[in-house]
RNA sequence: GAAGGUAUAGCUCAGUGGUAGAGCUUAUGCCUGGCAUGCAUGAGGUCCUGGGUUCAAUCUCCAAUACCUUAA
Numbered sequence: 001g002a003a004g005g006u007a008u009a010g011c012u013c014a015g016u017g018g019u020a021g022a023g024c025u026u027a028u029g030c031c032u033g034g035c036a037u038g039c040a041u042g043a044g045g046u047c048c049u050g051g052g053u054u055c056a057a058u059c060u061c062c063a064a065u066a067c068c069u070u071a072a
Stems, first nucleotide, its partner, number of pairs: 002070006010024004018055001026042005049063004
């Protein structure tokens, strides 16, 4: 240099055009003599970046960046 893939919450990951969720973690409260477990309520996202298409893009198209894989 070529081909393919991945990028979404602090971490692991869903989400096949109608405005984003789960588990773990974390904060507060309840429970307990105390801890753990459990229960409830929250916080935490410009969906890697820049453009295009569309009434509307995490999702579709193009490019760039980082990482991974394959064949040389």
The prediction has a mean pLDDT of 81. Predicted 3D model of a 72-nucleotide RNA (transfer RNA) from Vicugna pacos. NCBI's taxonomy places the organism under Eukaryota, Euteleostomi, Amniota, Camelidae, Vicugna. Rfam family: tRNA. By type it is a transfer RNA. Rfam describes the family as follows. Transfer RNA (tRNA) molecules are approximately 80 nucleotides in length.